Annotation: Large-subunit ribosomal RNA, half B from a Minisyncoccales bacterium, 1198 nucleotides, folded computationally. Taxonomically the source falls in Minisyncoccales (Bacteria, Bacillati, Minisyncoccota, Minisyncoccia). Rfam family: Bacterial large subunit ribosomal RNA. The full RNA is in RNAcentral, with records from ENA. The prediction has a mean pLDDT of 83.
Context: one part of a larger RNA
RNA sequence: AGUUCGUGAAGGAACUAGGCAAACAAGUAUGCGUACCUUAGGUAUAUGCAUUCCCUUCAUAGCAAUAUGGAGGGCGCAGCGAAGGAUUCUCAGGCGGCUGUUUACCAAAAACACAGGUCCCUGCUAAACUCGUAAGAGGAAAUAUAGGGGCUGAGACCUGACCAGUGCCCGUGUGUUAAAGCUGAGGGUGGAUUUGAUCGCAAGAUCGGAUUUGCUCAUCGGUCUAAGCUACGGGUGAACGUCCGCGGUAACUCUGACCGUGUUAAAGUAGCGUAGUCCCUUGUCGCGUAAGUUGCGACCCGCAUGAAAGGUAUAACGAUCUGAGAACUGUCUCCACGAAUUACUCGGUGAAAAUGUAAUGGAAGUGAAGAUACUUCCUACCUGCGACUAGACGGAAAGACCCCGGAAGCUUUACUGUAGGGUGAUAUUGAGUUUUGAAUUUUGAUGCGUAGAAUAGUGGCGAGGAUUUGAGGUUUCGUUUUCGGACGGGGCUGAUCCGACAGUGAAAUAGCCAUCUUUAAAGUUCAUCAUUCUAAUACGCGAGUUGACAGUGUCACUUGGGCAGUUUAAGUGGGGCGCUUGCCUCCUAAAAUGUAACGGAGGCGUUUAAAGGUCAGCUAAGCACGGAUGGAAAUCGUGCAUGUUGCGUAAAGGCAUAAGCUGGCUUAACUGCAAGACGGAUGUGUCGCGCAGAUGCGAAAGCAGAACUUAGUGAACCGAUGCUGGUUAUUAGAAUCGGCAGAGAUUAUCAAACAAAAGUUACUCCGGGGAUAACAGGCUAGUACGACCCACGAGUCCAUAUCAACGGUCGUGUUCGGCACCUCGAUGUCGGCUCAUCAUAGCGCGGGGGUGGAGAAGCUCCCAAGCGUCCGGCUGUUCGCCGGUUAAAAUGGUACGUGAGCUGGGUUCAGACCGUCGCGAGACAGGUCGGUCCCUAUCUAUCGCAGGCGUUUGAGUUUUGAGGAGAGUCGACCCUAGUACGAGAGGACCGGGUUGAACUGACCUCUGGUGUGCCAGUUGUUCCGCCAGGAGCAUUGCUGGGUAGCUAAGUCGGGAACGGAUAAGAGCUGAAAGCAUCUAAGCUCGAAGCCUCCUCCAAGAUUAUAACUCUUAGUUUCCUCCAAGAACAGGAGGUUGAUAGGCUGCAGGUGUAAGCACUGCAAAGUGUUCAGCCAAGCAGUACUAAUAAACGAUCAAA
Repeated sequence: AGUUCGUGAAGGAACUAGGCAAACAAGUAUGCGUACCUUAGGUAUAUGCAUUCCCUUCAUAGCAAUAUGGAGGGCGCAGCGAAGGAUUCUCAGGCGGCUGUUUACCAAAAACACAGGUCCCUGCUAAACUCGUAAGAGGAAAUAUAGGGGCUGAGACCUGACCAGUGCCCGUGUGUUAAAGCUGAGGGUGGAUUUGAUCGCAAGAUCGGAUUUGCUCAUCGGUCUAAGCUACGGGUGAACGUCCGCGGUAACUCUGACCGUGUUAAAGUAGCGUAGUCCCUUGUCGCGUAAGUUGCGACCCGCAUGAAAGGUAUAACGAUCUGAGAACUGUCUCCACGAAUUACUCGGUGAAAAUGUAAUGGAAGUGAAGAUACUUCCUACCUGCGACUAGACGGAAAGACCCCGGAAGCUUUACUGUAGGGUGAUAUUGAGUUUUGAAUUUUGAUGCGUAGAAUAGUGGCGAGGAUUUGAGGUUUCGUUUUCGGACGGGGCUGAUCCGACAGUGAAAUAGCCAUCUUUAAAGUUCAUCAUUCUAAUACGCGAGUUGACAGUGUCACUUGGGCAGUUUAAGUGGGGCGCUUGCCUCCUAAAAUGUAACGGAGGCGUUUAAAGGUCAGCUAAGCACGGAUGGAAAUCGUGCAUGUUGCGUAAAGGCAUAAGCUGGCUUAACUGCAAGACGGAUGUGUCGCGCAGAUGCGAAAGCAGAACUUAGUGAACCGAUGCUGGUUAUUAGAAUCGGCAGAGAUUAUCAAACAAAAGUUACUCCGGGGAUAACAGGCUAGUACGACCCACGAGUCCAUAUCAACGGUCGUGUUCGGCACCUCGAUGUCGGCUCAUCAUAGCGCGGGGGUGGAGAAGCUCCCAAGCGUCCGGCUGUUCGCCGGUUAAAAUGGUACGUGAGCUGGGUUCAGACCGUCGCGAGACAGGUCGGUCCCUAUCUAUCGCAGGCGUUUGAGUUUUGAGGAGAGUCGACCCUAGUACGAGAGGACCGGGUUGAACUGACCUCUGGUGUGCCAGUUGUUCCGCCAGGAGCAUUGCUGGGUAGCUAAGUCGGGAACGGAUAAGAGCUGAAAGCAUCUAAGCUCGAAGCCUCCUCCAAGAUUAUAACUCUUAGUUUCCUCCAAGAACAGGAGGUUGAUAGGCUGCAGGUGUAAGCACUGCAAAGUGUUCAGCCAAGCAGUACUAAUAAACGAUCAAA
């Protein structure tokens, strides 16, 4: 010193983030009694009051043991007398109803759950849903009062508006849409028939065409067609969700019931509201407090409340969070003493981390920017032991923050897939009926412009045809209609009627054939709707049910974060947000070229059939003068006019011989090349003599391969297109590939990763980085702070008593920054506590100058760092505000001093809530509740204590003081003196005295604390055989006192004064400079500051002092001890002795022992007796123990 305990004067939360911890209270003993509130159950053991032991006796109950009650008596400080047990209480608020559950090992909560509420799904042979490839299983041996899922979270009062978006449900089917089926076209190719062109004398060859018939194609259409999607119409919020602006207005002002206007799907209702939600914010008012960033009650301009991600209030409950009070206390003012055990010493045993080397000091400087190791100066004899923790950028863990690279978890309207779901086709798979539709076949019907007898479909044939198998007429019915009629059936009757011809017209009628439009019936095929039957299947014990469905296989469309694999750029004065990314022009660019930055300015991602080529011609802007309307500026004239105009477009360079402007003719805005250069990493890029071909203009020389020049852009792959004398799987053909040409890229992250890609991580992980941020240091000094100069102005007057603008010059390294230099194989971060140390730009006390200084009190400046520089309320706070004091409550540095010293309230891991943002995972220098702080000290440093050696002969005693350390503060009152001063009010300097505050040293007489066995009381129990009396244990059992020692709150002291040299300042004499001048020579004053003085250490002061005494001196081991002590040391003593113990006496403490006697029934009392007992205290006294031994200069020898 730590840990665990005991006690504590006075005060009583002043401590602190917070009453943390501790203490107190608290008997579910008996009796009594109990508030608010309330869901009437509770709250409640509320809170609170009284009693509690022993003896005698009575009553009641009981057979009794005993229990309960009454009366009387007795003792103590104290009667649940100890222990165990028993969670102090009250008031108020938030949250959650409650009991319960949870992050085993940092979070127990407001989180989860819960009963209750509500929504959705599920009708059961295979429920919905879940697990499984399946078989199968759970659900359930259940059946909608059941089961599954979502949200909310008892009970009470309630739960508003919006269906535009998203989701879900229902309906319609216009559109779109797959496979399969059907069908057509096209391509390729084989066979057959036929035919044309070219070549050839011919034979024939080559290239085609038409018809027909096979085979075939990852070719293209059409038709049919489901879900889905789209569209349309509805529904749905206890589905995901969402619930506005602007302007004006009332007779003070303010406010705005009121009015106007715009938007919307609707415009937040009831409630609540500075909240666990409010940034501003410590909002404003009130209560509480001396003082209240907290708390409670109100207010409402709600950054950003709000109604089952429920709203509001609420009894009960809570190891919950917040505030206040009572009681209580060592939490504190402010610590003290004691106990046990570590630590320390001795004996025994005996780890770990760590360790480049170590011969390991301070300051200043330097330096990869904070040095034991470098430089300089200073300091320092050698070695241990006990302590301490400031440093060794101490140890531990290849930093978890940040960045870079990689990975993983999670999310989703990222990309691509996929399990599963939905739907269709087809196989298993058959038969029949019906509805509807389409195609097709057969038989009928149908066809009206005008003209024309009149209802002429079109084409052909055609001169006859129909008719008793009933012409014509009439009547009736049906179909149809252009309303005129046409066609068909029936009755009566019974022999004609039509065409040709003529006429009209585009077309001429009878009849026959073919065909078209519309339509009727029947049949066939396909599809479709509904339905019947029966196999297989499935179910069932069976009866039977089911049934071409289902199930299963294949194909296809759709849905599909349920699951999977991945992507999600770089630059960047850290990263993110922002911005940028290719090309052209200028400056930066330092007179060749080139040259960076998140340097400074601008453009481009084209345009033009003329704005190209050539030949020929011409000269603009502006200014001056003159001139009708006519003006500054229109058009006209003259003069000047070197580039100011213009050159499609930016800028630069260029341009009058024009590259500018105008006109004629035109297409060189050509094809094939290309000597040689520029530029350049490469790939791209730029210029180009000349040749060949064909062309334009010009009389010609000539010019022309676009544009005054420099931007106007994109590699390769890929597929497509046009051309093609190449290529290839027997050959032919086809097809493929190749070659040439041009097209397809905001591949704009523009030398272009893929055809195809977003987020989040605080649940995180790995590899790296001080190549790169946050802290600190360093550099810098914009900002900040401070000083000075100038002096507009304020100050009645007057710049400078005081204040000081506009400006200027410096300093400091303290703010906010900048930079990114050490540290990412770790330099722990705010505040508090503890302990400090330095600076001075001085807060107080000291000395002075000026004053717009009468005095007093001030203001301002100079000197001065000696000392001092508060207690509380609020808040995590530093800070700040407030209360009360003070002489004053200074400003800063020290890794924003100090976490191997403490704390852990804040910040900054994992849980959770609110608001806001986000579809979501999640996020927030927004708020809120909760949340593991390790280290035995090797070295240096520091505080102490020893050992060695030295100090040149050994010892003992006493000293000097070089040097160092400590201390250093201030108030109030009284006298001088109510004096000086002042109109008064007020009110001194100087000097003297008294007394305090805080700080500090020593001590224990007093006041107290403690005092673990000094005394006494007392409970329970065991034992000493019992009684009596004792002993042990129960925290020292508890309780009341208390000697020595230690101790503070107690007692006694301290700071001073004198002196020396000075600072600012005040002076004397006095020149330089005949004056003046405190200064230059000289001299005198002048401060709490400096040096002495005071206290302490001190000769290792290696310069190691000095004096006196002794010299067979002295010292040590050992022993008895101590007011000395970790060990060691120091001190007392060792028989010639009081050192310790014992004994005796005394002081002092406790408080009247035991035994005996007496009194009382007994508990008990009285006497003997101020007794008995007693630790450390003070004396006396050898009874016991202090027994014995070693070293040691001189001398001798060496």